Lysine riboswitch aptamer from a mouse gut metagenome, 165 nucleotides, folded computationally.
Its mean pLDDT, the model's own confidence on a scale to 100, is 79.
It matches the Rfam family "Lysine riboswitch aptamer". Rfam's curators write: Riboswitches are metabolite binding domains within certain messenger RNAs that serve as precision sensors for their corresponding targets. Allosteric rearrangement of mRNA structure is mediated by ligand binding, and this results in modulation of gene expression. This family includes riboswitches that sense lysine in a number of genes involved in lysine metabolism, including lysC.
RNAcentral holds the sequence, with entries from MGnify.
RNA sequence: UGAUAGAGGUUGCGUUUUCUAUCAGUAUGGGCACGGAUGUGACAGGCACAGACGAAGUACCCGGAAAGGAGAAGACGCCGAAAGGGGAGACGGCCUGAACGUUUUUUCCUUGGGCAUACAGUUAAGAGCUGUAUGACUGUCAUCGGUAAGAUGGGGCGCUAUCAG
Numbered sequence: 001u002g003a004u005a006g007a008g009g010u011u012g013c014g015u016u017u018u019c020u021a022u023c024a025g026u027a028u029g030g031g032c033a034c035g036g037a038u039g040u041g042a043c044a045g046g047c048a049c050a051g052a053c054g055a056a057g058u059a060c061c062c063g064g065a066a067a068g069g070a071g072a073a074g075a076c077g078c079c080g081a082a083a084g085g086g087g088a089g090a091c092g093g094c095c096u097g098a099a100c101g102u103u104u105u106u107u108c109c110u111u112g113g114g115c116a117u118a119c120a121g122u123u124a125a126g127a128g129c130u131g132u133a134u135g136a137c138u139g140u141c142a143u144c145g146g147u148a149a150g151a152u153g154g155g156g157c158g159c160u161a162u163c164a165g
C1' cells in the first nucleotide's frame, strides 16, 4: 500500500409485515335554515368548470374516513450502518412562470454512537423526527501515568486481526 474478516449497542442503523391506540367525531359526503354572488383547479397570468334549478360564509342534524407519525411482536439487510445541509438535473398536480416536494439521479460538505436538557423547525400533538449548543455515559486510538485507576486530546477515508507486496 492492497485484500479479507471483525468490534462498538439488548434503545447500534435502516427497510418491511401484522396488530393496537391516536389522527377524529376531524376531512370528504348528504339534509335543512339563514345568506345573496361568487367559488374551485395549491401563488400569478390564462384557460376550464360550478353557481339565481342559489356561490362563498354561518349554525344545526345524519353519516363518517385515510395517509403520515407512534407502541408492541416478527422478518430481512447491514456497521457511513445511516442522518443532515448546499449545488445541478429529471419528474409532479389543465397551460406558462415562480414556489413547493412525503419522489428520484449526481456532486460537494458535516456527523464515532446512543441518551438527557434548552432553543428553532416539522407535525393534529406535551409523542416522534431534524438542526444547533451544553452535559454526563460509552467505544476506539495517541500521549502522560504506570499494579492500576485515571487525565488530556483526536475521529469512522477511523480502529482491531490475518494475508500479500
Stems, first nucleotide, its partner, number of pairs: 001164006009079001012078009029062003033058002038050004043097004082111009091101002112138002115135008140154005